[in-house]
Molecule: small-subunit ribosomal RNA
Organism: Bryobacterales bacterium
């Protein structure tokens, strides 16, 4: 200098963290689906090392050697044939190279010196080159070919002849071998040429380059493989090899690997390098290059310079062919190509024209190496499908708020060009002589014409991109989160967007993202994760000094890291893909120097403060043993003495007249040791508590005497290890699993209670686990305080009185860390060493398998499959059978009721044609409905209308229209008729408005549905005191603060303090009424006083009406509070502490109620779900409930007399005086449009006086008969009222339950709305008018603070376990079927090495007979395949059986979440339908009360 690093979604009501899943990018030897125009470079069997039909891939060489054709031509012929050419060609053979390749092919095997990298040498080495010395003279063979034999064939066999650079001997030896020497031993070919001379040969040194061995490093995974190992390990001494070496063999020692992972399983050819990645990993080995390993499976060697040889041999074995059955052939993992497997992978081309091999002196000839074509978007590059201009903007489509709006300048239309592609001409480089497969290509020209040329995916969020239909948890999407139950931007389709594009998506795979395995770069209290504690090997790390040294280290200089690739320069194909040159890098490994800090080495000098010794001291529940003590339980003996004990929430089994319990005495026996006792005290932990006694570890101070680094940590391994549990012998008072027995309870295998057995105890022996926790490993240094307690030592004080220090145990806190809680010198800060363990949740600490264990069990310790969460800390609320405070007719105290009767009235039920709907805890039920006889009516039944019963708009033809009287059919609605009399406006007289009814259309109607599609409105919690913002601070954050604290109130109401300081929307006031007073006003009111014809004037004083005032505010006074708010009391006042009621209802909960009020979106309906009419129903009755009304009497009923009101009503009305009627009511007709009239109206309890006398009554009136009244078109279903008459349950109501705090309860009547009638309801008025509240402990609701939570649809929450169906993987199983391997024993082909009597034998000795030498054969040691028997390992499968996962709504209970209703939880026994329950021992990761300790402030 270059290069150089991104995140999202998804646990929660939110949040912050841990945490895992997905997602986005590159990549790809791919494949799959829609789609497809061209070219260049590139690539293409990843599976069955499965098996192959057909071609064609290794031959040359006549200038090594003999022999040698035939067709074809000439030319002759006696036509039988011959000569010549063909041709010394063609095919064979005999020698030579080569066939062992820088060639193709594959990757089965190998975990190995196979590969990389760097070394090393006990070796080889054709052809090539360089040098040195030869190349003379000889001999015997055999093919071929001829004769012949056997065979289907393949091919052999015999007889004969013959060459040579084939073969053998002799000579010769410069250098070579052997050998101490002395000597010995060993070659050759010729062949072309007229020749010069060439290519050979033959022995030797040498070089290239190629080869073999050895060595040091490095690169996979299991320990649920821990031991492997007899040629093993080494030595000698010999074989064998090119060549070290146990490579082979014989003797001889007994060694050799191995936790830094031997042996054994499982996977894989190795690397250069390719993807990814910032990089440091991580994957991956296809093409290309190097290297290895194979060639139909095994296993042999021959030949060779070189194999144990793809396209040689030999043998065995599968397998396929041929066959005459006797035997024989054969090997695509060469290039095409078949066929099989598979999701998948190409042409049975062309050419040696160049590159490059082979042989050859060359010409040349081989050459599926190669060069080139073809198929195939399989990849990477690159170009195309057109360009301008062209409407406020076409149709079509899609939408719409119906106005538009998009598609969209998009097309059409108008002007232009012509890249690829067609046609047509020309034409290469590739080859400085010849030769071009590819190719009539690449280019290049020139022509015609816009013509032939876009798809694919996706649009809910991550992600760039919206709408409408359509469908309704269906049908489907889906990577994650998740869309779909009637308004689906998430399905499908369409339109429209968006994003790549000749592609584009999916799928699979790798790496990123992932600091999610953390070297770089994580953790571990509570989230997953610190071993139960020690002592310690191995191993890692180690305090201070001097010198050495030079392994680590740092640094200079070299070698080597092959070419490709890669990164930069920079050139060639029009670009680019591709490719050529140069530099770079290549982190790595050798080897020669140089430093000398720091690490290491070598027992290098030393030291003293790490450790450790020695002295001298006190402290302790340390451990082991023995023996002793008392006080309590129990149990026995006895006295005393009676009827209950005991137990519980109650209560019951038990015990106890046979004498308990109580009580005194005595005596027995086990166990465990109160108070002391203390977040004290020892111990490594577990864990230790009367006293003594014996034995015995440890810490700790203080001194500074001794060693001098002896030190820390610890995988493996050794020891200890609370309870429970085992064995074995003892003991057993109490306690107490099991177990019975009684209770509780639907139930109760439990929690309670009586009983009780192991066991608890004591010995020896196992076991080995706990929430074994401070859920915190061990040592070591460092880093502000403060207060408490324990042993020490030391200064001090009258004083264990302060003070200093060491070690231990606590709280509080700073810094700093933490997700937060919290930790904080005893760290969870800050650092160092070592060592253990984590890596989503379930499955699971489970199977398997291995160890330990009597045994229960213990360690170690998976996986299939299945889920997008599991989970830590905090925070907001809701909850708790949690807690404190505080309110409320909540409870209490009282009064009265309800619940029992009869009756009303609503509701459920049930009934019916129909009993229309609605409201269903409180917050429905005398509720909507302030009043169902017909209407009301919505229901039914039965008759009718269809533009319709009301309404709007258009078209048409008609007639005004209306309005009174009727007849006729009918149950009515309707239909049909007739009679009267009236008769719009406007006009250009054609007609036109407006009205009716008729005939069509578009709309209607709809109390049909959805209150969970809405709006308005209403209940409610609650008149409850709450419910929020601003800014500010504090927290990462979600949130808090403020609103909490102290006090006070009806109230978040006020006061004070206070990181909080303001503000709103609620409370309070302000309205309305009501209680006094004062001013004004007095008519329909009122009438004191004066007057009066007593009718009423006059007054307006009073009452009263309407208006506007005043008055109360803890104002005053006193006590309590803090000097405050405010409490308590008092004055005064009508009125006292919001004087009494009303109205007013805060954010916001209940999908709380209503589509039937009323308005609305969708939906459905249109001769009916509309509409009209008559009748019915809504008033039904076995029952059940809820609210009333009347009563059950004597505080009462009956009679007679007498007194006092308010609110309100009234002309379709209220109705008077007065007459009739017992009465309801009937005549009547005065006033009254009301402070004026109206007995609407006698107000009733009451008051007074009489009866009645305690009972089903002179209570009580229900039921029923008659007999009338009044509304109404109508009183049958189904109205009210009166009179006689009947006279019914009923004598104060079980359980349960309601209302009420003062003018209130309880009683008494009176008015009103609704309404023709109909009132026990309801909404108001007035009279009479009480009783009690000690008080918050309890029920209910509420409001604040505070606390636990596994709750957040928020306790009607969440959850666990059996069972029972379904559906998946898994383990066990009598076994059965394979792979693969070990031992042991057989078995021995072919082969090589040795051995051999005989047998056969050209060269070379020998005259000769014979040797020597060779073949063949035989034998032996090695040995493949085969077989026997027995182990391992692994894989499949297995009746049946185990649990385990998963499933919208099954069964049974309710373990755990609140103190979860018996705190919960771990180990461990025991038990049970499940959850689970008891027993021991252990935790707090328990709520709550108290009480100590500490600790903060004042």
């Nucleotide at each position: 200098a270059a290069a150089c690093g991104a995140g999202a979604g998804u646990u929660u009501g939110a949040u912050c963290c841990c945490g895992g899943c997905u997602c986005a990018g590159a990549a790809u030897c791919a494949a799959c689906g829609c789609u497809g125009g061209c070219g260049g470079c590139g690539c293409g069997c990843u599976u069955a090392a499965c098996a192959c039909a057909u071609g064609c891939a290794a031959g040359u060489c006549g200038a090594a050697c003999g022999a040698g054709a035939a067709a074809g031509g000439u030319c002759c012929u006696u036509c039988g044939g011959g000569a010549c050419u063909g041709a010394g060609u063609a095919a064979a053979g005999u020698g030579g190279c080569g066939c062992a390749c820088a060639g193709g092919g594959u990757g089965a095997g190998u975990a190995a010196c196979a590969c990389g990298u760097g070394g090393a040498u006990a070796c080889c080495u054709g052809c090539c080159c360089u040098c040195a010395a030869g190349u003379g003279g000889g001999g015997a063979a055999u093919a071929a070919c001829u004769c012949u034999g056997g065979g289907a064939a393949a091919c052999c066999g015999g007889g004969g002849c013959u060459a040579a650079u084939a073969c053998c001997g002799c000579a010769u030896a410069c250098g070579u071998u052997c050998g101490a020497g002395a000597g010995a031993a060993g070659a050759a070919a010729g062949c072309a040429g007229c020749a010069a001379u060439g290519c050979g040969c033959u022995u030797g040194a040498g070089g290239a380059g190629g080869g073999g061995u050895c060595c040091g490093c490095g690169g996979c995974u299991g320990a649920u493989u821990a031991g492997c190992u007899a040629g093993u390990u080494g030595g000698u001494g010999g074989g064998g090899u090119a060549a070290a070496a146990g490579c082979c063999c014989a003797c001889c020692a007994a060694g050799g690997c191995a936790a830094a992972g031997a042996u054994c399983g499982g996977u894989a050819g190795c690397c250069g390098g390719c993807c990814u990645g910032a990089g440091a990993g991580g994957g991956c080995a296809c093409a290309c290059g190097g290297c290895c390993a194979c060639a139909c499976u095994g296993g042999c060697a021959c030949u060779g310079a070189g194999a144990c040889a793809c396209g040689g041999g030999c043998c065995a074995g599968a397998c396929u062919c041929c066959u005459a059955c006797g035997g024989g052939a054969g090997g695509c993992a060469g290039c095409a190509g078949u066929g099989g497997g598979g999701a998948a992978u190409c042409u049975u081309g062309c050419a040696c024209a160049a590159u490059g091999g082979a042989g050859g002196a060359a010409a040349c000839u081989c050459u599926g190496a190669u060069g080139c074509a073809g198929c195939g978007a399989c990849g990477c590059c690159g170009c195309g499908u057109g360009a301008g201009c062209g409407a406020a903007g076409a149709a079509g489509c899609c939408u719409u708020u119906c106005g538009g709006g998009g598609u969209g300048u998009a097309a059409a239309g108008c002007u232009c060009u012509u890249a690829c592609g067609c046609c047509a001409g020309g034409g290469a480089c590739g080859a400085u002589a010849g030769u071009g497969a590819c190719g009539g290509u690449a280019c290049c020209u020139g022509g015609a014409g816009a013509a032939g040329c876009a798809g694919c995916u996706g649009c809910g969020g991550c992600u760039a991109a919206c709408u409408a239909c359509g469908u309704g948890c269906c049908a489907g999407c889906a990577g994650c989160c998740g869309c779909g139950g009637u308004a689906a931007u998430a399905c499908g389709u369409a339109g429209g967007c968006a994003g790549c594009a000749a592609g584009c998506g999916u799928u699979g795979u790798u790496c990123g993202g992932a600091a999610u395995u953390a070297c770089u770069g994580g953790g571990c209290g509570u989230a997953a994760a610190g071993g139960g504690u020690g002592c310690g090997u191995a191993g890692g790390c180690g305090g201070u000094u001097u010198g050495c040294u030079a392994a680590g280290u740092c640094u200079g200089g070299u070698g080597u890291g092959a070419a490709a690739u890669c990164u930069c320069c920079u050139g060639g194909c029009u670009u680019a893909a591709c490719u050529g040159g140069g530099a770079g890098g290549g982190u790595g490994c050798g080897c020669c120097g140089a430093a000398a800090a720091c690490u290491g080495g070598a027992g290098u000098u030393g030291c003293u403060u790490g450790a450790g010794u020695g002295u001298g001291g006190g402290a302790g529940a340390g451990g082991a043993u023995a023996g002793c003590g008392g006080a309590a339980u129990u149990c026995c003996u006895g006295g005393u003495g009676u009827a209950g004990c005991g137990g519980u929430g109650a209560a019951a089994u038990g015990c106890g007249u046979a004498g308990a319990g109580a009580u005194c005495a005595g005596g027995a026996g086990g166990a465990a040791c109160a108070c002391c006792u203390g977040c004290g005290g020892u111990g490594u932990a577990g864990a230790c508590g009367g006293c003594u006694u014996u034995c015995u570890g440890g810490a700790c101070c203080a001194u500074a005497a001794c060693u001098g680094a002896c030190g820390c940590u610890g995988a493996g391994g050794c020891a200890c290890g609370a309870a429970a549990g085992c064995g074995u012998g003892g003991g057993c008072a109490g306690c107490a699993a099991a177990c019975a027995g009684g209770a509780u309870u639907a139930g109760a295998u439990a929690c309670c209670c009586u009983g009780g057995u192991a066991g608890u105890c004591c010995a020896c022996g196992c076991c080995c686990u706990a929430a074994a926790c401070g859920a915190u490993g061990c040592a070591g240094a460092c880093u502000u305080g403060g207060u408490g307690u324990g042993g020490g030592u030391u200064c001090u004080u009258c004083a264990c009185u302060g003070g200093a220090u060491c070690c231990g145990u606590g709280c509080c806190g700073g810094a700093g860390c933490u997700a937060a809680c919290g930790c904080g010198u005893u760290a969870a800060g800050u650092c160092u060493g070592c060592c253990g363990c984590c890596u989503g949740g379930g499955g699971a600490g489970u199977a398997c398998g291995g160890u330990c264990g009597c045994a229960a069990g213990g360690c170690u310790g998976a996986a299939a499959c299945u889920c997008a969460a599991a989970g830590g800390a905090a925070u907001u609320g809701a909850c708790g059978g949690g807690g404190g405070c505080c309110c409320g007719c909540a409870c209490a105290a009282g009064c009265g009721g309800u619940g029992g009767a009869g009756c009303a009235u609503g509701u459920g039920g049930u009934u019916u044609a129909a009993u229309u709907c609605g409201a269903c805890g409180c917050a429905a039920c005398g509720c909507g409905a302030a009043g169902a006889a017909c209407c009301u009516u919505a229901c039914c039944u039965g008759g009718g209308c269809u533009c319709g019963a009301a309404c709007g708009g258009u078209u048409g033809a008609c007639g005004a229209c209306g309005c009174c009287c009727g007849c006729u059919a009918g149950a009515a609605a309707u239909a049909g008729u007739g009679g009267g009399g009236u008769u719009u406006c406007c006009u250009u007289c054609g007609g036109g408005a407006a009205c009716g009814g008729c005939a069509a259309u578009c709309g209607a109607g709809g109390u049909g549905c959805u209150g969970c599609a809405u709006g308005g409105c209403u209940g409610u919690c609650g008149u409850c005191a709450g419910c929020u913002c601003g800014u500010g601070u504090c927290g990462u954050g979600a949130g808090a603060u403020g609103u909490u604290g102290g006090g006070u109130u009806a109230a978040g109401u006020c006061c004070c303090g206070c990181a909080a300081c303001g503000a709103g929307c609620g409370c309070a006031a302000c309205c309305c009424u009501u209680g006094u007073c004062c001013u004004g006003u007095g008519u329909u009111g009122c009438u004191a006083a004066u007057c009066u014809u007593c009718g009423g004037a006059u007054g307006c004083a009073c009452u009263c009406u309407c208006a506007g005032g005043a008055g109360a505010c803890c104002g005053c006074c006193a006590g309590c509070g803090a000097c405050a708010a405010g409490c308590u009391g008092g004055a005064g006042g009508a009125a006292g502490g919001u004087g009494g009621g009303g109205a007013u209802g805060a954010c916001g909960u209940c999908a709380a109620g209503u589509c039937a009020g009323c308005a609305u979106g969708g939906c459905c309906u249109u001769u009916a779900u509309g509409u009209c009419c008559a009748g019915g129903g809504c008033u039904a009755c076995a029952c059940a409930c809820g609210u009333g009304c009347u009563a059950c009497a004597a505080u009462g009923g009956g009679c007679a007399g007498g007194a006092c009101a308010a609110u309100g009503c009234g002309u379709u009305g209220c109705c008077a005086a007065c007459c009739c009627g017992c009465g309801a009511g009937g005549g009547g007709g005065a006033g009254c449009u009301a402070a004026u009239c109206g007995u609407c109206a006698u107000a009733a309890a009451c008051c007074u006086g009489u009866u009645c006398u305690c009972a089903g009554u002179u209570c009580g009136g229900a039921u029923u008969g008659c007999a009338g009244g009044c509304u109404g078109c109508a009183a049958c279903u189904c109205g009210c009222c009166u009179g006689c008459a009947u006279g019914a349950a009923g004598c104060u109501g079980g359980a349960a339950u309601c209302g009420c705090u003062a003018g209130u309860a309880a009683u008494g009547g009176c008015a009103g709305a609704u309404c023709a009638g109909c009132a026990u309801g309801c909404u108001g008025c007035c009279g009479u008018g009480a009783a009690u509240a000690c008080g918050u402990u309890c029920c209910c609701g509420g409001g604040c603070c505070u606390u636990g939570u596994a709750c957040a649809c928020a306790c009607c929450g969440c959850c666990c376990g059996u069972c029972a169906c379904a559906u998946c993987a898994c383990g066990a199983a009598a076994g059965u079927g394979g792979a693969u391997u070990g031992u042991a024993c057989u078995a021995g082909a072919a082969g090589u090495u040795c051995g051999c009597a005989g047998g056969c034998u050209a060269a070379c000795c020998g005259c000769a007979a014979g040797g020597a030498g060779g073949c063949a054969g035989c034998g032996a040691c090695c040995c493949a395949a085969g077989g026997u028997a027995u182990g391992a390992u692994u894989c499949a499968u297995g009746a049946u059986u185990g649990g385990g996962g998963u499933g919208a709504a099954g069964u049974c209970g309710u373990a755990a979440c609140a103190a979860g209703g018996u705190a919960g939880c771990c180990g461990u026994a025991g038990g049970a339908g499940a959850a689970c329950c008891u027993g021991c021992g252990g935790c707090u990761g328990g709520a709550u009360c108290a009480c100590c300790u500490c600790c903060u402030u004042u």